[in-house]
RNA sequence: GCGUUAGUGGUAUAGUGGUUAGUAUCGAAGCUUCCCAAGCUUUGGACCUGGGUUCAAAUCCCAGCUAACGCA
Numbered sequence: 001g002c003g004u005u006a007g008u009g010g011u012a013u014a015g016u017g018g019u020u021a022g023u024a025u026c027g028a029a030g031c032u033u034c035c036c037a038a039g040c041u042u043u044g045g046a047c048c049u050g051g052g053u054u055c056a057a058a059u060c061c062c063a064g065c066u067a068a069c070g071c072a
Stems, first nucleotide, its partner, number of pairs: 001071007010025004018055001026044006048064005
């Protein structure tokens, strides 16, 4: 330099054009318990950046950034 794959709450991960963006974990409050742990309820927090296509984009396209891998 070229190519492939990936980028989603603090962390890990699901989501193949229309659902309130889900799950686990994490933080806070409450319930339960003599206390702790465990459990239950509620709540907080996310689509890498910019542009395009579309009535509608986390999803499709282009460029950029970052990471991993491969080729030279």
Transfer RNA from a Candidatus Woesearchaeota archaeon, 72 nucleotides, folded computationally. Rfam family: tRNA. Rfam classes the family as a transfer RNA. The prediction has a mean pLDDT of 80.